[in-house]
RNA sequence: UGAGCCCGCCGGGCGACCGCGGUCGAAAGACCGAGGAAAGUCCGGACUCCACAGGGCAGGGUGCUGGGUAACUCCCAGGCGGGGUGACCCGACGGAAAGUGCAGCAGAGAGCAGACCGCCGAUGGCCCGAAAGGGCACAGGCAAGGGUGAAACGGCGAGGUAAGAGCUCACCAGCGUCGCAGGCAACUGUGGCGGCUCGGCAAACCCCACCCGGAGCAAGGCCAAGCAGGGACGUCGGCGGCCCGUCGAUCAAGUCCCGGGUAGGCCGCACGAGCGCAUCGGCGACGGUGCGCCCAGAUGGAUGGUCGUCCUCGACAGAAUCCGGCUUACAGGCGGGCUCACCAC
Numbered sequence: 001u002g003a004g005c006c007c008g009c010c011g012g013g014c015g016a017c018c019g020c021g022g023u024c025g026a027a028a029g030a031c032c033g034a035g036g037a038a039a040g041u042c043c044g045g046a047c048u049c050c051a052c053a054g055g056g057c058a059g060g061g062u063g064c065u066g067g068g069u070a071a072c073u074c075c076c077a078g079g080c081g082g083g084g085u086g087a088c089c090c091g092a093c094g095g096a097a098a099g100u101g102c103a104g105c106a107g108a109g110a111g112c113a114g115a116c117c118g119c120c121g122a123u124g125g126c127c128c129g130a131a132a133g134g135g136c137a138c139a140g141g142c143a144a145g146g147g148u149g150a151a152a153c154g155g156c157g158a159g160g161u162a163a164g165a166g167c168u169c170a171c172c173a174g175c176g177u178c179g180c181a182g183g184c185a186a187c188u189g190u191g192g193c194g195g196c197u198c199g200g201c202a203a204a205c206c207c208c209a210c211c212c213g214g215a216g217c218a219a220g221g222c223c224a225a226g227c228a229g230g231g232a233c234g235u236c237g238g239c240g241g242c243c244c245g246u247c248g249a250u251c252a253a254g255u256c257c258c259g260g261g262u263a264g265g266c267c268g269c270a271c272g273a274g275c276g277c278a279u280c281g282g283c284g285a286c287g288g289u290g291c292g293c294c295c296a297g298a299u300g301g302a303u304g305g306u307c308g309u310c311c312u313c314g315a316c317a318g319a320a321u322c323c324g325g326c327u328u329a330c331a332g333g334c335g336g337g338c339u340c341a342c343c344a345c
Stems, first nucleotide, its partner, number of pairs: 001341010012310007020033005035316001039327002042325005047216004059212005064078005079093001080091004094207002099205002101201002116146002118142003123139002125136004154172002157169003173197001175194008220267004229258005234250006274293008311314001
């Protein structure tokens, strides 16, 4: 200098005036007023109501190890596998020797396979020959070689054989098993033994292990006009001389009370698993401590407009119970760390 990888951050600035929502205030007025994704509503929780002895079935989810967290399918660190020259990236990463199922093209044959070319033809058969022997390739044997394929039932060498074959043996790979060393573990390295080899797909059914009750802020709670309802007073009647009391009827009007509850209002609702800085512990995710800060809260639902000025001329998009993640969208810009190639010193 040019390509590239990873992490973090910003997302027009300033001023004036007018307007809108909220908090405080008697008022004047002061202060605050969208996002990194507020989005998709895909996971995990808080909160609320309902249900619930315990166990099982069904259904759903998750699936290497250790840690973080309120929790997670998230995050961090590590292991293993794959990709990249590399920084680094990707992985639902338990089980295919429990069962069922699936596999295009090519190919003779694709699941405990297969004779297309090929090799052999010891044995039996046929032919020649007196015999020894020779020939044919009919029966039959063979997975060593060729060819097809992503994949052809371990690799390679020797022995063996008619030709061959883990048929036998050495070495290597892989599987199982028993140790030793390192590691908390996943796992790695290494040594012995064993039968000689057991293909792929489980985000196909399934098996194994673990987890999961349902609905959601229109959750749910409080107050409560009017109308209707219940009761008392009231009115009439019975008991009675009268009051009180009690029983029955009535309730047209009025007064009061009651429970449920509509309209409506309030709470939930914004001080929280909060944010910033410093410091300590930790590789890190994160946690502890100290100091400082208050940062939208509507319910026909606010966050806008005009002007001035500056710049690199401004993308995707806008809260509705809240929080932690994931995913998706995004003009342009900033900072840090690292890799590769070339050049110069």
A computed fold for a 345-nucleotide RNA from an Acidimicrobiia bacterium, annotated as Bacterial RNase P class A. The sequence is in RNAcentral, with records from ENA. Model confidence (mean pLDDT): 81 of 100. A source record names the gene rnpB.